[in-house]
Context: one part of a larger RNA
RNA sequence: CGUAGGGCACUUGAGGGGAGCUGUCCCUAGUACGAGAGGACCGGGACGGACGAACCUACGGUGUAUCGGUUGUCGCGCCAGCGGCAGUGCCGAGUAGCCGUGUUCGGACGGGAUAACCGCUGAAAGCAUCUAAGCGGGAAGCCCACCCCAAGAUUAGGUGCCCCAUCCAAUCGCCGCAAGGUGGUUGGAGUAAGGUCACAGGGAGACUACCUGUUUGAUAGGCCGGAGGUGUAAGCCCAGCAAUGGGUUUAGCUGACCGGUACUAAUAGACCGAGGG
Repeated sequence: CGUAGGGCACUUGAGGGGAGCUGUCCCUAGUACGAGAGGACCGGGACGGACGAACCUACGGUGUAUCGGUUGUCGCGCCAGCGGCAGUGCCGAGUAGCCGUGUUCGGACGGGAUAACCGCUGAAAGCAUCUAAGCGGGAAGCCCACCCCAAGAUUAGGUGCCCCAUCCAAUCGCCGCAAGGUGGUUGGAGUAAGGUCACAGGGAGACUACCUGUUUGAUAGGCCGGAGGUGUAAGCCCAGCAAUGGGUUUAGCUGACCGGUACUAAUAGACCGAGGG
């Protein structure tokens, strides 16, 4: 920009993409078959491998904004207690998120038309013949079925709901003596439903887009409570000459997680947007 007014939802599916794999064991059955050795079709069940998707409850990884230990040095006057720097100084753990080696799920079932092939009926050709007319069966393959995209599918689809028919100018008709009235076309203005900007943000994201919220509010931060993590803070008291140990103390601290709470910030507002072949 188009989709024959403007908008908001929900859809149909032309068409396209993805997937499509396979093993072992058990039952049927030591049956059919076979002298024996051996050993099935058909049908049913169980467990795997590789591949793929989603996810983080559990198992693990990471986790330089969490907690702890510790070395050297500098600073806070000193002790004590802290802080800076040294690759996060080094080391031990670890929430969320993101991950796999982890968890769950998938290939299926079924239908249609067929290939090789197997048939029925059956002439030409009194027989025979699956074929010439006609009619069946038959693949991991084809079409559908399963998952995803999808009306720019210009053949631009469908359904529901919302908004209404304002004003001005130019021009062309008609009516009128005229002022003007009325209709068409073109251009413009302010609006409607609705949308955009702006702002607080996001398990959305390169940007954009998408989604949530904007005081009639839990959108983010803070604060409160909880979970989870660290692993028993400081101060004081006790024991010991001291290093250190014990008590208070399952303490103290705590990013992303869960819930609550208007304390802070989402203010004020601006703009776009129909008049319908």